[in-house]
RNA sequence: UAACGACAAAGGCAAAACCAGAGAAAUUUGGUGACGCAAAGCCACGGAUCCUUAAUGGAUAGCCGGGUUGCCGAA
Repeated sequence: UAACGACAAAGGCAAAACCAGAGAAAUUUGGUGACGCAAAGCCACGGAUCCUUAAUGGAUAGCCGGGUUGCCGAA
């Protein structure tokens, strides 16, 4: 440097459900909470799915691929 990923260490994220807010909806924000995650950090570029006020539209990065940044170091 490139791969790889421990019943390792430190730190991190947070599904469902419930409460409160935003939205027409998909969905999302905060709190409680942990099913899981080595990129479950970030980006809608390709595919996929979802929404309707059907359009030069919106949503999902915790569906897959791609791009980009990054912690640790046993085999």